[in-house]
Molecule: Bacterial RNase P class A
Organism: Pseudomonadota bacterium
RNA sequence: GAAGCCGGCCGGACGGUCGCUCCGCGUUCGCCGCGGGGAGGAAAGUCCGGGCUCCAGAGGGCAGGGUGCCAGGUAACGCCUGGGCGGCGCGAGCCGACGGAAAGUGCCACAGAAAACAAACCGCCGAUGGCCCGCGAGGGCUCAGGCAAGGGUGAAAAGGUGCGGUAAGAGCGCACCGCGCGGGUGGCAACACGCCGCGGCACGGUAAACCCCACCCGGAGCAAGACCGAAUAGGGACGCGAUGGCGUGGCCCGCGCCGCGUCCGGGUAGGUCGCUCGAGCCCUGCGGCGACGCAGGGCCCAGAUGAAUGACCGUCGCGAACAGAACCCGGCUUACGAGCCGGCUUCCACC
Numbered sequence: 001g002a003a004g005c006c007g008g009c010c011g012g013a014c015g016g017u018c019g020c021u022c023c024g025c026g027u028u029c030g031c032c033g034c035g036g037g038g039a040g041g042a043a044a045g046u047c048c049g050g051g052c053u054c055c056a057g058a059g060g061g062c063a064g065g066g067u068g069c070c071a072g073g074u075a076a077c078g079c080c081u082g083g084g085c086g087g088c089g090c091g092a093g094c095c096g097a098c099g100g101a102a103a104g105u106g107c108c109a110c111a112g113a114a115a116a117c118a119a120a121c122c123g124c125c126g127a128u129g130g131c132c133c134g135c136g137a138g139g140g141c142u143c144a145g146g147c148a149a150g151g152g153u154g155a156a157a158a159g160g161u162g163c164g165g166u167a168a169g170a171g172c173g174c175a176c177c178g179c180g181c182g183g184g185u186g187g188c189a190a191c192a193c194g195c196c197g198c199g200g201c202a203c204g205g206u207a208a209a210c211c212c213c214a215c216c217c218g219g220a221g222c223a224a225g226a227c228c229g230a231a232u233a234g235g236g237a238c239g240c241g242a243u244g245g246c247g248u249g250g251c252c253c254g255c256g257c258c259g260c261g262u263c264c265g266g267g268u269a270g271g272u273c274g275c276u277c278g279a280g281c282c283c284u285g286c287g288g289c290g291a292c293g294c295a296g297g298g299c300c301c302a303g304a305u306g307a308a309u310g311a312c313c314g315u316c317g318c319g320a321a322c323a324g325a326a327c328c329c330g331g332c333u334u335a336c337g338a339g340c341c342g343g344c345u346u347c348c349a350c351c
Base pairs, nucleotide, nucleotide: 001347002346003345004344005343006342007341008340009339012316013315014314015313016312017311018310020038021037022036023035024034025033026032040322044333045332047331048330049329050328051327052221053220054219055218064217065216066215067214068213069083070082071081072080073079084098085096086095087094088093099212100211104210105209106206107205108204121151122150123147124146125145128144129143130141131140132139133138159177160176161175162174163173164172178201179199180198181197182196183195184193185192186191225273226272227271228270235264236263237262238261239260240259244258245257246256247255248254280299281298282297283296284295285294286293287292
């Protein structure tokens, strides 16, 4: 210098003018004055996990759903950290739904002879049996049959390489590699081992197919939920009233309805709370590889309900991106203009 990898930061600044909202103080009470606070890294998607609230609920099981290598972190998680294994990259690093296929069932398109109780298209052989030739040694046919090496198909064809062996072949035998089982060693574990023994090999793939195993899971959500509470209409109780009117009935009693007053209770409009001090933020120290935890000190940082955080101008070389709280918090994912910082890798050149 060129290509890259990983982590972090920022998310316009300053000044002027005019506004909006919340809180405090003042107030001549008025859309007044002064002071202070006022969106994000994702406030987003609402995909996970929790707090909080109401409802339900002895306990256990079934069904259903979720998670799925190991250990740790955490309030919890499908998140994070560290590790293991597998894959990719020269590398820094990156990616992985990564339990079980010797419990059972299902499926494996096309191609291909055959796709799981393996099979035989081309091919190889034809020792043995058969037939033919030959006096014979032997030769031929490739009929019975043998083989699974070589070719071909496929994502996948029932270990690989080599030597021996054979008619040709084949774990048929052997060596090495691979695989399986048992043990040992290291590790908390996943797992690893150029440690030992046994087995010629028995076990194709697929579980984001059913299924099996282990663990987890009550429902609904701040329009949760709680309090205050009119007007109007309606409800209940008691009392009053010419013992009244109407209905029922042939008539009387009775029963029902109608009037006025007092009291009670429910709901609606409206208002208040929930509402923001919290698994909070910043700094320092300590423990830990780390996620994180502990201790000390400091700080208060939107809380609306038609719902505020804006508009214009100037300067900075500039018409800066994605986007805006609505109960709160931890994650994940997605969107995003211009830049800045740190660590690391590979290559080139020069000293």